[in-house]
RNA sequence: UUUAAUCGAAGCCAAACUCGUCGUGAGGCGGGGUCGGAAAGCUACAGGUCUUCCAAGUGAAGAUGGCUGGGUUGCAUUG
Numbered sequence: 001u002u003u004a005a006u007c008g009a010a011g012c013c014a015a016a017c018u019c020g021u022c023g024u025g026a027g028g029c030g031g032g033g034u035c036g037g038a039a040a041g042c043u044a045c046a047g048g049u050c051u052u053c054c055a056a057g058u059g060a061a062g063a064u065g066g067c068u069g070g071g072u073u074g075c076a077u078u079g
Base pairs, nucleotide, nucleotide: 003079004078005077006076012037013036017032018031019030020029021028022027035066041072042071043070045069046068047067048064049063050062051061052060054059
């Protein structure tokens, strides 16, 4: 350096709930919190799910990366 396997966590992230705030909404962000996570880092490309101040075309615009797959970067240990 490449490849395969494993899942213990010093360090890292943070579901539910809660407070504040933004949004019509799904939800986002920040504080607390700690169910869990080895990509629970990033990316809406494919499928899924969800929303709508629109719209009536079966559309449009959005949300979700902690739903699955793909892409891409990467930590620890072992071979």
Description: Predicted 3D model of a 79-nucleotide RNA (c-di-GMP-I riboswitch aptamer) from Methylophaga thalassica MP. Lineage of the source: Bacteria > Pseudomonadota > Thiotrichales > Piscirickettsiaceae > Methylophaga thalassica. RNAcentral holds the sequence, with entries from Rfam and Ribocentre. Its Rfam family is "c-di-GMP-I riboswitch aptamer". From the family's description: GEMM was predicted in a large-scale screen for bacterial structured RNA regulatory elements.